A computed fold for a 554-nucleotide part of an RNA from a Chlamydiales bacterium, annotated as large-subunit ribosomal RNA, domain I. Lineage of the source: Bacteria > Pseudomonadati > Chlamydiota > Chlamydiia > Chlamydiales. The RNAcentral record of the full RNA draws on ENA.
[in-house]
Context: one part of a larger RNA
RNA sequence: GGCUGCUGACGGAUGCCUUGGUAUCAACAGGCGAUGAAGGACGUGCUAACCUGCGAAAAGCUUCGGGGAGCUGGAUAGAAGCUUCGAUCCGGAGAUGUCCGAAUGGGGGAACCCAGUGGGAGUAAUCACCCACUAUUCUUAUCUGAAUACAUAGGAUAGGAAAGCUACACCUGCUGAAGGGACACAUCUCAGUAAGCAGAGGAAUAGAAAUCUAGAAGAGAUUCCCAUAGUAGCGGCGAGCGAAGUGGGAAAAGCCCAAACCAAGAAUUUUAUUCUUGGGGUUGUAGGGCCGGUCAAUAAAGUUUUAACUACGUUUUAGCAGAAGCAUCUGGGAAGAUGCGCGAUACAGGGUGAUAGCCCCGUAAGCGAAAAGGCGUAAUAAAGCGAGAUCGGUACCUGAGUAAGACUGGCCACGUGAAAUCUGGUCUGAAUCUAGGGGGACCACCCUCUAAGGCUAAAUACUCGUUGAUAACCGAUAGUGAACCAGUACCGCGAGGGAAAGGUGAAAAGAACCCCUGUUAGGGGAGUGAAAUAGAACCUGAAAUCAGCAGCUU
Numbered sequence: 001g002g003c004u005g006c007u008g009a010c011g012g013a014u015g016c017c018u019u020g021g022u023a024u025c026a027a028c029a030g031g032c033g034a035u036g037a038a039g040g041a042c043g044u045g046c047u048a049a050c051c052u053g054c055g056a057a058a059a060g061c062u063u064c065g066g067g068g069a070g071c072u073g074g075a076u077a078g079a080a081g082c083u084u085c086g087a088u089c090c091g092g093a094g095a096u097g098u099c100c101g102a103a104u105g106g107g108g109g110a111a112c113c114c115a116g117u118g119g120g121a122g123u124a125a126u127c128a129c130c131c132a133c134u135a136u137u138c139u140u141a142u143c144u145g146a147a148u149a150c151a152u153a154g155g156a157u158a159g160g161a162a163a164g165c166u167a168c169a170c171c172u173g174c175u176g177a178a179g180g181g182a183c184a185c186a187u188c189u190c191a192g193u194a195a196g197c198a199g200a201g202g203a204a205u206a207g208a209a210a211u212c213u214a215g216a217a218g219a220g221a222u223u224c225c226c227a228u229a230g231u232a233g234c235g236g237c238g239a240g241c242g243a244a245g246u247g248g249g250a251a252a253a254g255c256c257c258a259a260a261c262c263a264a265g266a267a268u269u270u271u272a273u274u275c276u277u278g279g280g281g282u283u284g285u286a287g288g289g290c291c292g293g294u295c296a297a298u299a300a301a302g303u304u305u306u307a308a309c310u311a312c313g314u315u316u317u318a319g320c321a322g323a324a325g326c327a328u329c330u331g332g333g334a335a336g337a338u339g340c341g342c343g344a345u346a347c348a349g350g351g352u353g354a355u356a357g358c359c360c361c362g363u364a365a366g367c368g369a370a371a372a373g374g375c376g377u378a379a380u381a382a383a384g385c386g387a388g389a390u391c392g393g394u395a396c397c398u399g400a401g402u403a404a405g406a407c408u409g410g411c412c413a414c415g416u417g418a419a420a421u422c423u424g425g426u427c428u429g430a431a432u433c434u435a436g437g438g439g440g441a442c443c444a445c446c447c448u449c450u451a452a453g454g455c456u457a458a459a460u461a462c463u464c465g466u467u468g469a470u471a472a473c474c475g476a477u478a479g480u481g482a483a484c485c486a487g488u489a490c491c492g493c494g495a496g497g498g499a500a501a502g503g504u505g506a507a508a509a510g511a512a513c514c515c516c517u518g519u520u521a522g523g524g525g526a527g528u529g530a531a532a533u534a535g536a537a538c539c540u541g542a543a544a545u546c547a548g549c550a551g552c553u554u
Stems, first nucleotide, its partner, number of pairs: 001553009015539001016503002020474002022471007029463002031165002039100003042055003046078001050074002061094006070082003105114003115134006136162009170201001171199005180189002185236001211219002223250005233241002254455003257399001261279008284433001286398003289394007302385006310378008319367002325340005341358002343347001349361003404428007414440001435450005490497002510538001513525004
């Protein structure tokens, strides 16, 4: 020096554990904000820092309920107190709520600076102090009021509204890429995606046929799902893109204006127009108006919606009560073993010194609200519908810079194509029911519908969040980045990036006292404990690595 073994050190794998995560289901909720939000700054304790709570009334105040013996948060100890005259705690309602922040009196480098007006308190007087109000825009009303006579613009005051945040979700609209694919690349694709902007709701959008079909069969608003179908098609006919009719389901719900005409009122550019209000009226086998005829009728049953109050029911926000086991043995400890019992509408689950139906918390089946809220029903009130039908006539009305056309774009699965349908820009520009649109150029016939006004629940999408539950989900290099004071420490000028870090023991019983020493280090005794090689650098304690000892060997 090597090998082997043993003992220890270092190290923190593995095993076991779980306070934290992940995913899903059900129900709820789907907003908060000028009555000042979200988010913060600074304070606040018998208290130095931190977290949590709270706001100068500051780990809290009042009140109404619950609850029933301890309490003064994490967080021990000490000090000082509270509490059966019911505290702490839990829930409902209220009070207080500094400063910043939309931030809104003005300013500003957020948490700061400086004001005006009115009131208060104070001073000999001034300053300083306290309270309230004072932003902007829109809108309504009133007052005022130029050039300029009436008027208008403008100004002032008062009332109301808006703003900002979020859940990187869902929805609608506007704007709108590129990496990549096409084995290069330009049309094309990626993709109307990502991203930006605007806006809304608990959903949004859409929606009661100028629909669809082609079968001389018919369907009958919209939305969503399955099939149709990777079909018909589109496509440097490349890469790729990609329907619809229909059928089957989910859910179902239909309505209101404009116009003609009538009545009343008003205005004016003053006699024929317009406007306001009310009636009327709302459709395609056309309908309505007006005129005439006939019938019904003068408003009821019923029905729908809304509003606040009341009543009842139900539900949310605290809770109540809740069956049944003992002994012996082993052990530090019984829930284990043995013996003999019991409950069960409760043998879900968790805890307790090892594995407990009967020890504890619970669980099953039941019960419960002063207060505030949700939902449903009833009664009340208001409003709407119900509220006309039919025959004949008349030709008054039935959404115009619209439909359509040309050019040029977009969207339609459809790339300009034979390219309909829908739609933007520019230029043109109808018809008026003997009318008009559509049926994929166009024409005829036929069929079908009635544009140029509006509203509309459900089925559908999503989850920041609340409650309950579940898992052939993870178990600390996993699972959230974060089980732990984590969006922290740290890095970056900044946008932004972003960790590591869990486990003594059943219980601190956390090692009094003694010794070694420069020592608050470390260790040896003693003591606790079942165990201290469980001693806080604390469960288990692998490997790499280091040391000591022993054997063998060079």